[in-house]
């Protein structure tokens, strides 16, 4: 950087530095000097690992079994990741409802985007 997959409406400080931008991008709304985005400390979760086996499922065995998923556990100590706002809404296509209309509002799939795990 490319692919394949799973998740995105929970959850996290009234600390230290430090100074002006920041929330991917569009178009909006927002956040900020009542100091933001950043780094440190702190925290939150549990995706990978780690443990556990009771009940389900799938493979493999003649059988006993064993793998692996689903399920449970903690979070000292591994690798990660989060820590305004639903991914802050939204941008494509369908569809509902009001509306003559522009247009609103809500559902549904997809894009996009962000983390994780696999592979290249």
């Nucleotide at each position: 950087u490319u692919c394949u997959u799973a998740u995105c409406c929970a959850g996290a400080g009234a600390g230290g530095c430090g100074g002006a931008g920041g929330g991917a991008c569009u178009g909006g709304c927002c956040c900020u000097u009542u100091g933001a985005u950043g780094c440190c400390c702190g925290g939150c979760a549990a995706c990978c690992a780690u443990c556990g086996a009771a009940u389900c499922a799938a493979u493999c065995u003649a059988a006993u079994g064993a793998u692996u998923g689903a399920c449970g556990a903690g979070a000292a100590c591994g690798g990660u990741g989060c820590c305004a706002a639903u991914u802050c809404c939204u941008g494509u296509a369908g569809g509902a409802u009001g509306g003559u209309g522009a247009c609103a509002u809500c559902c549904u799939a997809a894009g996009a985007g962000a983390u994780g795990a696999g592979a290249g």
Molecule: SAM riboswitch aptamer (S box leader)
Organism: Halobacillus halophilus